SAM riboswitch aptamer (S box leader) from a Chitinophagales bacterium, 103 nucleotides, folded computationally. Of the family's consensus pairs, 97% are formed in the model. Its Rfam family is "SAM riboswitch aptamer (S box leader)". Rfam describes the family as follows. The SAM riboswitch is found upstream of a number of genes which code for proteins involved in methionine or cysteine biosynthesis in Gram-positive bacteria. Gene Ontology term of the family: regulation of gene expression. NCBI's taxonomy places the organism under Bacteria, Pseudomonadati, Bacteroidota, Chitinophagia, Chitinophagales. The coordinates come from a structure-prediction model, not an experiment, and the mean pLDDT is 88.
RNA sequence: GAUUUAUAAAGAAGUGGUGAGAGACUGGCUCGUUGACCCACUGGCAACCAAUAGAAAUAUGAAGGUGCCAAAUCCUGUCCUUCAAAAGAGGAAAAUAUAAAUU
Repeated sequence: GAUUUAUAAAGAAGUGGUGAGAGACUGGCUCGUUGACCCACUGGCAACCAAUAGAAAUAUGAAGGUGCCAAAUCCUGUCCUUCAAAAGAGGAAAAUAUAAAUU
C1' cells in the first nucleotide's frame, strides 16, 4: 500500500517548545501571531484488542497494545425520497479516520 469486518450526532486540556499556516481532498464555513497546526511532558476520554466473570448473549474495570481530547467524520460532493421549483429536511452510497484480522 491492498482486502475484509466493525464503529464514527456521545466523551475528554493544561504547561513548555517552535513560529504560519491548519481543519484529508472539492466548494463552503471555521480555527490561527490574544500563537493555531505540529512536537514533548503531564492529565484525561473511550473501550477496538487484551484482562476478569460467563456456555453464550453480555457485564465489569482500566495494569497493557492502539486510538482520541474545536466545530456531527465541521458541513458538503453521487444517487433516491419529500417539495410545482428552489431552499430546507430525510435516507442510502462514496470518500475519509480508527480498530481488529489477512495479505